[in-house]
RNA sequence: CACGUGCUCCGGGGUCGGUGUAAAUCCGAACCGGCGGUUAAAGUCCGCGACCCGUUCGUCUUCUUAUGAAAUUGUGAGAGACGUGCGGUUGAGCUGGUGAAACUCCAGCACCGACGGUUAUAGUCCGGACGGGAGGCGCACGAG
Numbered sequence: 001c002a003c004g005u006g007c008u009c010c011g012g013g014g015u016c017g018g019u020g021u022a023a024a025u026c027c028g029a030a031c032c033g034g035c036g037g038u039u040a041a042a043g044u045c046c047g048c049g050a051c052c053c054g055u056u057c058g059u060c061u062u063c064u065u066a067u068g069a070a071a072u073u074g075u076g077a078g079a080g081a082c083g084u085g086c087g088g089u090u091g092a093g094c095u096g097g098u099g100a101a102a103c104u105c106c107a108g109c110a111c112c113g114a115c116g117g118u119u120a121u122a123g124u125c126c127g128g129a130c131g132g133g134a135g136g137c138g139c140a141c142g143a144g
Stems, first nucleotide, its partner, number of pairs: 001144001003142005009136002015029004030124002032113002034048004043111002052088004057083004062079007093109005115127003
C1' cells in the first nucleotide's frame, strides 16, 4: 500500500405571498439536491440506494382449510407477518467560455423530484421512519 473477515460510529436538504369556506398541495415568487465513479469539482453523464411490484429460501405465541385423535394436540395444503437473497420498475441539460482534459468548473437560459395522508392537486407539511440505506471515517485480526 491494496486485499479478506469481523466490529464501532456516521450516513438527506428545502416556503413565503395571493385567491379561496378550505391550499406550506392551486397561482406567483422563492428554496433544496443522498452515495460511488468519471483525465477536473455533477440533482440532470455512468452506476448504486430509498419507495413500489414479483419471486427464492427461512422463521412464526397468527389465520383458514383437509385429515388423524376422546382430548391436550400431530401432519399436509394455503394465507399473512417478519427476515433474507435475486429480478423488475425508478425523474431531469443544453448553449457559450476556459483548459491537455469539464454534459462536472465559469456565464446564461432550462429541467427533474417515490408511496400513503390532507376541508383543495405536495420535491419543501404530516406519516411509515428514533426505520432502512448506497456508502464513508476508524479499529481489530488474517494473509500478501

Notes: FMN riboswitch aptamer (RFN element) from Cryobacterium sp. PH31-O1, 144 nucleotides, folded computationally. Rfam family: FMN riboswitch aptamer (RFN element). Rfam links the family to the GO term FMN binding. Its mean pLDDT, the model's own confidence on a scale to 100, is 80. It was read from a public genome assembly, where an Rfam model found it. The model forms 100% of the base pairs in the Rfam consensus.